[in-house]
RNA sequence: GAGUUUGAUCCUGGCUCAGGACGAACGCUGGCGGCGUGCCUAACACAUGCAAGUCGCGGGAGAAAACCUCCUUCGGGAGGCGAGUAGACCGGCGGACGGGUGCGUAACGCGUGAGCAACCUGCCUGGUAGAGGGGGAUAACUCGGGGAAACUCGGGCUAAUACCCCAUGACAUGGUCACCGCACCUGCGGAGACCAUCAAAGGGGGCGAUCCUUCGGGAGCUCCCGCUGUCAGAUGGGCUCGCAACCUAUCAGCUCGUUGGUGAGGUAAGGGCUCACCAAGGCGAUGACGGGUAGCUGAUCUCAGCGGAUGAUCAGCCACACGGGGACUGAGACACGGCCCCGACUCCUACGGGAGGCAGCAGUGGGGAAUUUUGGACAAUGGGCGAAAGCCUGAUCCAGCGACGCCGCGUGCGGGAGGAAGCCCUUCGGGGUGUAAACCGCUGUCAGGAGGGAAGAACCCGGUCCGGUGAAAUACACCGGGUCGUUGACGGUACCUCCAGAGGAAGCGCCGGCUAACUCCGUGCCAGCAGCCGCGGUAAUACGGAGGGCGCAAGCGUUGUCCGGAAUUACUGGGCGUAAAGGGGGCGCAGGCGGCCAGGUCAGUCCUAUGUGAAAUCCCACGGCUCAACCGUGGAAGGCCAUGGGAUACUGCCUGGCUAGAGACGGGUAGAGGCGAGUGGAAUUCCCGGUGUAGCGGUGGAAUGCGUAGAUAUCGGGAAGAACACCAGUGGCGAAGGCGGCUCGCUGGGCCCGUUCUGACGCUCAGGCCCGAAAGCGUGGGGAGCAAACAGGAUUAGAUACCCUGGUAGUCCACGCCGUAAACGUUGGGCACUAGGUGCUGGGAAGUGUGACCUUUUCGGUGCCGCAGCUAACGCGUUAAGUGCCCCGCCUGGGGAGUACGGCCGCAAGGCUGAAACUCAAAGGAAUUGACGGGGGCCCGCACAAGCGGUGGAGCAUGUGGUUUAAUUCGAUGCAACGCGAAGAACCUUACCCAGGCUAAAUCUCGGGCGACCGGCCCGGAAACGGGCCUUCCCUUCGGGGCGGCCGAGAAGGUGCUGCAUGGCUGUCGUCAGCUCGUGCCGUGAGGUGUUGGGUUAAGUCCCGCAACGAGCGCAACCCCUGCGGUUAGUUACCAGCACGUGAUGGUGGGGACUCUAGCCGGACUGCCUACGCAAGUAGUGAGGAAGGUGGGGAUGACGUCAAGUCAUCAUGGCCCUUACGUCUGGGGCUGCACACGUGCUACAAUGGGCGGUCCAAUGGGAAGCGACCCCGCGAGGGGCAGCAGAUCCCCAAAACCGUUCCCAGUUCGGAUUGGAGUCUGCAACUCGACUCCACGAAGCCGGAAUCGCUAGUAAUCGCGUAUCAGCAACGGCGCGGUGAAUACGUUCCCGGGCCUUGUACACACCGCCCGUCAAGCGAUGGAAGCCGGGAGUACCUGACGAGGCCGGGCCAACCUUCGGGAGGCAGGUCUUCAGGGUAAGCCCUGUGACUGGCGCUAAGUCGUAACAAGGUAACCGUA
Repeated sequence: GAGUUUGAUCCUGGCUCAGGACGAACGCUGGCGGCGUGCCUAACACAUGCAAGUCGCGGGAGAAAACCUCCUUCGGGAGGCGAGUAGACCGGCGGACGGGUGCGUAACGCGUGAGCAACCUGCCUGGUAGAGGGGGAUAACUCGGGGAAACUCGGGCUAAUACCCCAUGACAUGGUCACCGCACCUGCGGAGACCAUCAAAGGGGGCGAUCCUUCGGGAGCUCCCGCUGUCAGAUGGGCUCGCAACCUAUCAGCUCGUUGGUGAGGUAAGGGCUCACCAAGGCGAUGACGGGUAGCUGAUCUCAGCGGAUGAUCAGCCACACGGGGACUGAGACACGGCCCCGACUCCUACGGGAGGCAGCAGUGGGGAAUUUUGGACAAUGGGCGAAAGCCUGAUCCAGCGACGCCGCGUGCGGGAGGAAGCCCUUCGGGGUGUAAACCGCUGUCAGGAGGGAAGAACCCGGUCCGGUGAAAUACACCGGGUCGUUGACGGUACCUCCAGAGGAAGCGCCGGCUAACUCCGUGCCAGCAGCCGCGGUAAUACGGAGGGCGCAAGCGUUGUCCGGAAUUACUGGGCGUAAAGGGGGCGCAGGCGGCCAGGUCAGUCCUAUGUGAAAUCCCACGGCUCAACCGUGGAAGGCCAUGGGAUACUGCCUGGCUAGAGACGGGUAGAGGCGAGUGGAAUUCCCGGUGUAGCGGUGGAAUGCGUAGAUAUCGGGAAGAACACCAGUGGCGAAGGCGGCUCGCUGGGCCCGUUCUGACGCUCAGGCCCGAAAGCGUGGGGAGCAAACAGGAUUAGAUACCCUGGUAGUCCACGCCGUAAACGUUGGGCACUAGGUGCUGGGAAGUGUGACCUUUUCGGUGCCGCAGCUAACGCGUUAAGUGCCCCGCCUGGGGAGUACGGCCGCAAGGCUGAAACUCAAAGGAAUUGACGGGGGCCCGCACAAGCGGUGGAGCAUGUGGUUUAAUUCGAUGCAACGCGAAGAACCUUACCCAGGCUAAAUCUCGGGCGACCGGCCCGGAAACGGGCCUUCCCUUCGGGGCGGCCGAGAAGGUGCUGCAUGGCUGUCGUCAGCUCGUGCCGUGAGGUGUUGGGUUAAGUCCCGCAACGAGCGCAACCCCUGCGGUUAGUUACCAGCACGUGAUGGUGGGGACUCUAGCCGGACUGCCUACGCAAGUAGUGAGGAAGGUGGGGAUGACGUCAAGUCAUCAUGGCCCUUACGUCUGGGGCUGCACACGUGCUACAAUGGGCGGUCCAAUGGGAAGCGACCCCGCGAGGGGCAGCAGAUCCCCAAAACCGUUCCCAGUUCGGAUUGGAGUCUGCAACUCGACUCCACGAAGCCGGAAUCGCUAGUAAUCGCGUAUCAGCAACGGCGCGGUGAAUACGUUCCCGGGCCUUGUACACACCGCCCGUCAAGCGAUGGAAGCCGGGAGUACCUGACGAGGCCGGGCCAACCUUCGGGAGGCAGGUCUUCAGGGUAAGCCCUGUGACUGGCGCUAAGUCGUAACAAGGUAACCGUA
């Protein structure tokens, strides 16, 4: 920086990602080299080899084989050589270094800086002094013994640079005396005197001039090495201290050698290190003690930095060496490859007893995700020993293995098509892979082959030469130099040259967003992916494959871990009103912080200097490997470090002073402040009495209950307990909890005024102490009312509730507990500063004044509004949530959980403190827009109401569900499917079923050929179809063309799927009045404003107002029909007047008046009047008018909603079928029927039915048609035929009205059903048409719950027309006219809707969300009788080795001895201590545990409905 909570927004907040790193591991892949690096786990166990020896110039002794010679009884023996060699021994030095590991250790272990005046230091360096004399042993060896072995015992011999004694002895050590200097806590240094104590070792070379000689040589001299004492140095170590340095307080108290002292012991040395005695201390909230974890550091990784994490390799220190303990030796050890003991384990054993310790290098087993060769060499570097040569060296240097890491190189380079093939995609045109390949040209790194070939080597040593030192010396030794010779594991090295040839060398991850890279296929919530969000349910850029692309590259990914991002523990650098977070309140110790002035000091602070901060690393510069990695040289950097010097503003400390903070004093003042005692009235209940009678009470309505034994009501009297109406107020008081009649007593605090006193006495406060509503607990009282529990009555599906009737704890008092709360202003306390306005309350001052008035002002308290500022917003705003300082408390994602365990408190209930596993990708805050509410306000609608007629009951029609079926094709499904698609299913339609056929029918294109094609007839067949027969074209430039048929090829075809891939069309909310935009303004933003408000309207209609001003889509108007009039026109319409004519008729002439027709125009606009109103507008039987406030009707449907409907109207992506899911044909089905529903028709009758008579329409339609009229038929209809493509002809009325009949009846109502007979259409009416006539006459007597339509030419009622159509199931649809009502008080309620507002935990939006029990699966966890294991400690017993004390009767070489012995020592004994073991009682920590408790998670389980809207009883907190 990004992703992720939401519809969207801002904030809070967690989770996740991109980066870097690694001793890594795993998967796929793998060409070369360089430099590094490699058991992080079992400090598990180890076979085998090697890893520490060396010195013959310390000492004594001393082989063998082979070979040679001789002898031989041929078995062998002797000698020489091997050889003073090997292997041992005594002795010296070294094995305390080097190498490994990280167990232990929270410690002066490490780091850093100091100290030792309290110490040691082999080898090394420098100085100084010395090395005289003597003695006794012992190993090896030999002899003997024991033992399986390891080994051991005894006798005997012997040497030393082994051991001992004596001498000498100081500057050394100790003691005594006195001096100087320094330091200061004990003291140190220097110099002096006396006393006491302690040394030594030789070896080698040369000379051997001098002396001696056994002639070998020795004494002696000299050099080298070694030895002794001592003083210094250097190096290495020991000890002490300051500071720094993990987690845990659910570890709060720890401690008896403990703390100190005196003395002693011990040590190299101080010390309680150890011991005796004395004292009773010491440590701890600045975290003792305990528990857990851990080697520490230089550094490494990360980070902008501060930090955080780590402590592999390299380097320093520490610790350890099978586990534990111990000492010995030594300069040094409590000793990795030494010793002793205990323990475990392994091995050997003759069972008696022994041996061993890879955390050295390799290597093995085991563990594990995982970590190498039983390699080479001492050539170099370094170490041990040695005089040296040299030996030893798994230190080291090299090599090997591993892409484990870093770095470098290569796998070729150039040319090469508008671009091969293959593969992929495609809109079929093409595009991609892609200059990629092929092909042409070129080069030669690496690997391969061949040849050449360094540096690392300089020493040491030897030869030789020169110089120097020691010395008597040209010996010798040492030092330095020149020269020559000699030494390489790596190594078939690096490097160089040549040869050949593009030849041998590319993978891995990813491609939904974050995040760079997209298409096809497969799959179909499957298989799978996934770091987070999330993908997959038939078009998946997210799964799998492919093509392509992106990224890195001998690697690439994954996993794990650390830092980062994370300001997500915030020192740098966060917060706490509502997101997590202020302690319920106060007092107050420690602590933190602290007013003004002056002086002192200089601890903090700052500056400077010195020391130190190892090397390596990091950084810089330069340099070396061809570069780089890597390495070298130099520099720089690095500490809260130490010491010295300096500065003195601030802080601290000391001293003095001040009064502004704080307190005291005096005078006033308000108050439900607290405690105690007393007292008052009203009300309730109960008791007594009176009056009085049938009810009372209670509720939504009731019932339980009370009452004729007299209630309720009412009057009088009495008792008791509790609480104090009015006053009463965002009034008062108190720290909070809290405090309310009145009076008295005691008592706390505040405020105001005065400015007299003290002189910083202050603020805050961990722990502590006190207070602390209600409920609750204990004891004792009290008990009127109220009232958990409980009982009853209701309500309800249930009702362990809400409502009602009762009612016990309790509520009250006293005393004692509890200690919690939504203990809230969800806001800790203090001080200061920062605009105001306006109330209330307490006090003071001034002015005025009669005044409790008023005005101004001041101090305290308590509210509201508000500027700046703050805030995520809401909001806060001198009573801060503003600006600062000080102190305290608290927070760090949600759930688990305020739970468990532990501890403390409590009588109990429980409180305080307070986790983890596991789980989720969120949980949240504020605000926004919607939606919703059994929230509110305003307002509409046939929404209710008022009214009329229906539906629901019957029969039938029709559609649907269901069921049936071979099929009953498909779709439509709440409103908004159901007389819907269907405005016409007998065949057709037709999509379905059965059966029989075809493989291409219709149309088009192309090719070639044949000939026509068409048509007719016959046969088979149900038809389609198949077979046969007959018939046979036009134009022509003669090449051919046209037409249709057949054949071939290709485009096909599909009512198959997906309306959730789509277009188009449609329904619906809804003809509702809304929905938006531009600019501006407001807001961090979503968004708001405009569009809200006040009026008004049918209307977002208009007016007014207004940070809005305008605009668009809607509304309205414009359009059509209709209502009035005018005008124009007058046929087919009309006919007043004129004329003609008829039985009659506008029939005819004519007319243009009327009706009408159909074009144009007018008319209505709240224009006028009155009233109200600012206006808009509204009202008025107003006027006028045919019509009045949109006149009536229609067309017209905003942004959008319902993944609404339709792939079967059409179109269309994708998928599917291709002798079939296509197509043709016959028949059947879509009409099946026990049922259910919707929509209708006809009725149930008298406002009616039948019969007869009689009047009046309009819309429309008509040529394969409408059909007058005439004739026939009871009729449907038939036979003729006029007229009419229509204001001309035809279809063409019914109800009403008049008359008559029926007389309330299942009827003269009703017409279903059934039988018979017909008519018409049609190829065909069986399944399955309509109509007619005759007969039959069913249900039905007005319809339960429920429900529909309609506000006027409407409902109701009556008929007519028409589309589709051969006909028709039409009673349907769409239209037309005739007759023609009733009612609307009103908006409480039901339904739907509009606007504003409010609440919200809803946003697929209340058909929402969501809680708890139960049931199921999985997971982790608490308790638990116990069981197993581990840890630390206490008491006691036992106690190895060792050490120490004492004893030491047994024993003993050195010295002394008077030879007896002594000194001294050893064994042994004993005591103390101690590893380990045992016993006992507890403590702590894991594991496990029948059973048990809750918890979490898990698409569609059960029961209810607690919460969210007044969530339907407001919710919530504490308590029972």
Predicted 3D model of a 1520-nucleotide RNA (small-subunit ribosomal RNA) from an uncultured bacterium.